[in-house]
Context: one part of a larger RNA
RNA sequence: CGUAGGGUGAAUGCCUUGGCACUAGAAGCCGAUGAAGGACGCGAUAAGCUGCGAUAAGCUACGAGGAGGCGCAAAUAGCUGUUGAUACGUAGAUUUCCGAAUGGGGAAACCCACCUGGGGUAAAUGCUCAGGUACCUGCAUGUGAAUACAUAGCAUGUAGGAGGGAGACGCGGGGAACUGAAACAUCUAAGUACCCGCAGGAAAAGAAAACAAAAGUGAUUCCGCAAGUAGUGGCGAGCGAACGCGGAGAAGCCCAAACCGAAAUACUUAGGUAAUUCGGGGUUAGGACUGUCAAAAGAACUUGGAUCAUAGCAGAAUGAGCAGUUGGAAAGCUGCGACCGUAGAGGGUAAAAGUCCCGUAUGCGAAAUGAGAAGAGUCUGGACAGUAUCCAGAGUACCACGAGACACGAGAAACCUUGUGGGAAUAUGGGAGGACCACCUUCCAAGGCUAAAUACUAACUAGUGACCGAUAGUGAAGCAGUACCGUGAGGGAAAGGUGAAAAGAACCCCGGGAGGGGAGUGAAAGAGAACCUGAAACCCUAUGUUUACAAGCAGUUGAAGAGCGUUAAUGCUCGACAGCGUACUUUUUGUAGAACGGUCCGGCGAGUUAUUGUAUGUGGCAAGGUUAAGUACUUUAAAGGUACGGAGCCGUAGGGAGACCGAGUCUUAAUAGGGCGUUUAGUCGCAUGUAAUAGACCCGAAACCGGGUGACCUACCCAUGGACAGGUUGAAGCGAGAGUAAAAUCUCGUGGAGGACCGAACCCGUGAACGUUGAAAAGUUCUGGGAUGAGCUGUGGGUGGCGGAGAAAUUCCAAUCGAACUCGGAUAUAGCUGGUUCUCCCCGAAAUAGCUUUAGGGCUAGCCUUAAGUUAUUCUACUGGAGGUAAAGCACUGAAUGGACUAGGGGCCUUACCGGGUUACCGAAUCCUAUCAAACUAAGAAUGCCAGAUAGAAGAUGCUUAGGAGUCAGACUAUGUGAGAUAAGUUUCAUAGUCAAAAGGGAAACAGCCCAGACCAUCAGCUAAGGUCCCAAAAUCGUAGUUAAGUGGAAAAGGAUGUGGAUUUGCUAAGACAGCUAGGAUGUUGGCUUAGAAGCAGCCAUUCAUUCAAAGAGUGCGUAAUAGCUCACUAGUCGAGUGAAUCCGCGCCUAAAAUUAUCGGGGCUAAAACUACGUACCGAAGCAAUGGAUAUAUACUUUUAGUAUAUAUGGUAGGGGAGCUUACUAUAGUAGGUUGAAGCAUGAUCGUAAGGACAUGUGGACGAGAUAGUAGUGAGAAUGCCGGAAUAAGUAGCGCAAGUAAAGUGAGAAUCUUUACCGUCGAAAACCUAAGGUUUCCUGGGGAAGGGUCGUCCGCCCAGGGUAAGUCAGGACCUAAGCUGAGGCUGAAAAGCGUAAGCGAUGGACAACAGGUUGAUAUUCCUGUACUACCGUUACUCGAUAUUAGAGAUGUGGGGACGCAGGGGGAUAAGUUAAGCGAGCAGCUGGAAAAGCUCGUCCAAGGGAAGUAGAUAGUUUAGUAGGAAAAUCCGCUAGACGUUUCGAAAGCCUGAUGGGGAGGGAAAUUAAGUACCGAAGUAACUGAUUCCGCACUGACAAGAAAAGCCACUAUCGAGAGUAAAGGUACCUGUACCGCAAACCGACACAGGUAGGUGAGGAGAGAAUCCUAAGACGAAC
Repeated sequence: CGUAGGGUGAAUGCCUUGGCACUAGAAGCCGAUGAAGGACGCGAUAAGCUGCGAUAAGCUACGAGGAGGCGCAAAUAGCUGUUGAUACGUAGAUUUCCGAAUGGGGAAACCCACCUGGGGUAAAUGCUCAGGUACCUGCAUGUGAAUACAUAGCAUGUAGGAGGGAGACGCGGGGAACUGAAACAUCUAAGUACCCGCAGGAAAAGAAAACAAAAGUGAUUCCGCAAGUAGUGGCGAGCGAACGCGGAGAAGCCCAAACCGAAAUACUUAGGUAAUUCGGGGUUAGGACUGUCAAAAGAACUUGGAUCAUAGCAGAAUGAGCAGUUGGAAAGCUGCGACCGUAGAGGGUAAAAGUCCCGUAUGCGAAAUGAGAAGAGUCUGGACAGUAUCCAGAGUACCACGAGACACGAGAAACCUUGUGGGAAUAUGGGAGGACCACCUUCCAAGGCUAAAUACUAACUAGUGACCGAUAGUGAAGCAGUACCGUGAGGGAAAGGUGAAAAGAACCCCGGGAGGGGAGUGAAAGAGAACCUGAAACCCUAUGUUUACAAGCAGUUGAAGAGCGUUAAUGCUCGACAGCGUACUUUUUGUAGAACGGUCCGGCGAGUUAUUGUAUGUGGCAAGGUUAAGUACUUUAAAGGUACGGAGCCGUAGGGAGACCGAGUCUUAAUAGGGCGUUUAGUCGCAUGUAAUAGACCCGAAACCGGGUGACCUACCCAUGGACAGGUUGAAGCGAGAGUAAAAUCUCGUGGAGGACCGAACCCGUGAACGUUGAAAAGUUCUGGGAUGAGCUGUGGGUGGCGGAGAAAUUCCAAUCGAACUCGGAUAUAGCUGGUUCUCCCCGAAAUAGCUUUAGGGCUAGCCUUAAGUUAUUCUACUGGAGGUAAAGCACUGAAUGGACUAGGGGCCUUACCGGGUUACCGAAUCCUAUCAAACUAAGAAUGCCAGAUAGAAGAUGCUUAGGAGUCAGACUAUGUGAGAUAAGUUUCAUAGUCAAAAGGGAAACAGCCCAGACCAUCAGCUAAGGUCCCAAAAUCGUAGUUAAGUGGAAAAGGAUGUGGAUUUGCUAAGACAGCUAGGAUGUUGGCUUAGAAGCAGCCAUUCAUUCAAAGAGUGCGUAAUAGCUCACUAGUCGAGUGAAUCCGCGCCUAAAAUUAUCGGGGCUAAAACUACGUACCGAAGCAAUGGAUAUAUACUUUUAGUAUAUAUGGUAGGGGAGCUUACUAUAGUAGGUUGAAGCAUGAUCGUAAGGACAUGUGGACGAGAUAGUAGUGAGAAUGCCGGAAUAAGUAGCGCAAGUAAAGUGAGAAUCUUUACCGUCGAAAACCUAAGGUUUCCUGGGGAAGGGUCGUCCGCCCAGGGUAAGUCAGGACCUAAGCUGAGGCUGAAAAGCGUAAGCGAUGGACAACAGGUUGAUAUUCCUGUACUACCGUUACUCGAUAUUAGAGAUGUGGGGACGCAGGGGGAUAAGUUAAGCGAGCAGCUGGAAAAGCUCGUCCAAGGGAAGUAGAUAGUUUAGUAGGAAAAUCCGCUAGACGUUUCGAAAGCCUGAUGGGGAGGGAAAUUAAGUACCGAAGUAACUGAUUCCGCACUGACAAGAAAAGCCACUAUCGAGAGUAAAGGUACCUGUACCGCAAACCGACACAGGUAGGUGAGGAGAGAAUCCUAAGACGAAC
């Protein structure tokens, strides 16, 4: 790798109880008679759902119905039913509590009341039952303030309202933004979203102060046209009518007023008049008024009850038709005969049923309730003529200014509405007809009502579907708006299938169980409940082949060998070895790319739909074509069909700005000329391409706006509470002394100030380390800052996003903050990124120009494609043209070298001036000479370009019109330029090529270079570039040279006595060059300089001269200077060449980097390097050969097709063509199918591809193929979505820390239980308690999952049990911050504020203690002893209508009533000690029965007496105008008397003859240290942060409220008081955890969490260390 068999997993197929979209009918509200929606209950057993409500899975009546029934939902028990149950329909009864919620309150489902009438008790309180008690508005009645009448107000009665909803439709009040305009402001989106108010079954609108236009119409609404027209519009984007026509439906009326009358009122000249109310009258074909006639129509009310709805009933046909067959089963198949059909819709029944069941067609039916047509009655209700007079809607019409709305954006802007101001007329009047005026026409405003046609669908009934079929269809097919997340608003899943029937596996075996094996059931158990089918990833087992020197995009081509045996085929599987060979997608100039995306597999996942254009195809009709809305008819049925409908649209005529004319017309003076037309095809469907408008191929922002939800985190604020061990310092003031005239001042003491000091708790977070997939989404350890204050902290409350808060950091506002969260606008927008799914065939780009707030986007052109038409085109050669480039040149324009000449200038000389002279100075012009130029050219190519009636080549390549595009980032190479540095794999152009979009061969490998353009297969012939020693196909080929450097096989200036060739020029047998031998001297140490300078530091020189074979006033080394050694030069020796220079070929050095790495490697030297020449061969997907496919053209034929020939067939974006497959629909009850469908698995089969058959197995019920049609029709990629499975990996880790041993239990023990030892904490890791949690508590049982291991154990699971109060906490009492808020004020609405009043603890008030007891509760039970409030009874006393017993405010007064710091005193709690007292022990080792050892040595509330510390001015009498009325009270005034008086915490007595108590200790060796018994109980010391008590002192920041309580009256008042024995005393909480494994942190989490108690030794200490009580040993 293959094969076989399994597991896992849940795809696929089939199914559907559930959805989705519609049609028709009916309906369109419910609610104080308590809704919607809930909470809690109700069952024999009952957790959930359903039903119901204390009458509780139900009660009653009526109807219908007819045999069983007691819901989902099994089972047992027990009931019930022919005396008619259950189930169904109609009507009724009951209907707890919450909720508008309504007696008051409130944290919904709770608490607390009052009134009336009952129950209950000896009686009463308490308790209990029924009914009533909210607010607002209207009306009525009564009462009634300031204030006389009155009114406001209040009370009572009566009626109505309140709230909900269907996320729909309507009208109105407010009213965004994203977005579009490629930006943006008018504009758009849009009067949309959203908020609010009010409705109705519909709403709104509505009977012309209307349109129109010389003709007319006659309310409104809706539909089709008119028409995308007229208009409007940064005249942009866009917005967008009306008249009129065709239809649906049709319906019209009533007031005000004039006029007439009545009532009561006012005035009155008493005749009447006025205003108010009521009646008649009357309403724009005006009316009143005058006159003359008349009885239709109807929408209002009453009645009526055809018919319909809400249960039902009947309903044909095979006795289950017969026989056979397959099967578990028949409805299938076969045979035989039938039948019904106004019924062959559908569903079920063991597979597929007209005649088996339910039904269906058709027909029938209601006691009761609802809807309701016709009809009847009542009532209302007319016409004509006349036109003198009267009436006909006023802060109105209208005007001005400002807005809005009209399609209409202020515009010429009418018409409509109105915020502000002004302000008419009266029918002889007024409005309108798109400014305005006139004429004309038309209508009559400023009052009101009105059905239908129209919109919508939560719920009901009956149906339908070319809708879905469990990742689909609703979010939800299952108990889903559930689980779960969030403080909250809000967000929001997953999860279907045994079988025909449970027949759901008795019994046996293994096992603790789980699980499994047998047996049995069944058609099947490979249908066994983790259950239909059962794919893939992934994981195993077995086996064939291969593999242990091997470097690998894993395949492909060849192939040895091994095994197997097929859809029998030129088989199948594995495969040593060899050649070649860097995945896919996207994006790109360009990707193996180390650029992007994907762990793998499966499923889901993206160009659709509507309308309107346009083009093509096709069909109908055709100078015509066609209907729209709508109407009618029709079929078993449909949303279907048919017919009608000509409104309207397009076409048939154009031209012009238009008037207008017309096959022409316009221009124009024109008859000219010219422009546009004329010579004809359209139109309506369908299909396809494409565009516009819509979300418009899919996914993706950051953002913007609207409405809400959040201050349990945190910031600040308000109210009320709490905490801060201990130590230190020593301010002011005061005292004393000294001192002074007096002061000042000094000393000592006292004192106890401070944003004082040190330092725990507490708060914070300086530095470091650790931690960083943590123990922890901010911590730990060590260290550190503050720690009486601008400090810390609990509880309750306030401030809200266009905002708040902020000792201020863009800091905080629930792990979120330059603008929270959440839902909505919303599929915002995205010129941007990513993705976009089957096949084959033909053609095939671009990366350029112009414009662009444009540059990564677009439009037009260019280039591509398709169709139709037309008849052109390109290249080469030649001919003829125009031109100003390269090169060149310097006449021009400029630049520029040297010289000549010279105007001019400068210097010098001269000069009074003029001037003159001179010059190695500068120098124009001119001349000579050498040069340069993109913006120089007298002159001037090549190439290119243009034209051509020529020649050749190509052969549809050209052009036009129409449909569809894509492209606007290009890259390199060569050449010519620019920029740059004559840099760049740089950049900008031009020309060409290649890549892009192109494979093949070569260049080692290598998009862009060289060669060459792949239709497919086969074969291996000829070549190209390039090669021919081996890797590796072909020459170790030939000839002649070169190179020695591995040059070849990287490089410069420069360098070199490398070497070959060529040339020039010296010396040389008169002896060269090189070597060796010898000499290399003298004047002289030349002169100068110098310390010295002698050939040799330096300077000078006519560097001279002499001797010589030759020898420099010296070529180097050297010395302080000499010296010394050399050289030049000479001689000898040697014996032939030896120097110098130039050019050319090939070499050498120059040449240092990090793995060998600059021939591809081996390796190569007369070559396998280089040069030149030659011959042969290899070499590609080129060319050629053979066979085949497709397309086109031509020809032919047997012309629906084929044959032959020729040519073509690389391809991205893109265009065109032809097909495959999937789902559903029609034909159709197709063929086929339990004698086995779909799906799945496998196979060596067929086809050019997508794909299609067939066979076998599995599977167990459906279902191909064909012809048409319709699409949710094709996946590998979107950091896609969902699910499953891998990998890392048996890895990291197992969350601070001490266990050990034995015994027990058990299937099993490191982990459970017990014991012993050991260890840890001990201002806690102990105990109590608030919040929060909500059963975790206790007992018994269990071990699947949870427990970071284990587990016999548990805060886990199952069952049962457990919380007891007059006094504790809270309520029935009070008030703070704050909240609610009758009336009221304000506000578009919603609402905001707020008085009375109420609520609201974190505070005030308020009555119980000790002991005992349970498995689990106790200030709650029990024992004992108390206290509080209320009630009546009995006894006694007092009083009863006042000579008033007594009570006594919701009023008045007092009181309650208050902060902080400091210091001292008293006392207690607590502790210690004891030769005190009691009980027990007293074994071993020198002594020791003692001054030994161990342990223990207590007690409440309440009651009473005494009055200590201390504090303090009061008591009494009289008066009194204040205390909102009164007061005997308080206050004030006056008098008298005064330390009388008040009074803690404690202690004492009692409580207590009680309780408790170490210890002893039964029944009993076990249920037990249980029942029971029970000693001592003194003293001393220490001593609080507790109490007295915020009492005192001090300072400044000056430190709640109300009630209970006391007193007083107002007032009430017939009973009241005392004592005793009695009685009554409600609701809620109470278990357990509570620094934690039970709370907040996702966890049994090293974090956080208010308050109280908190012992001993050492110590200042609550620091720290060690211990007691007590609790733990941290779950590997």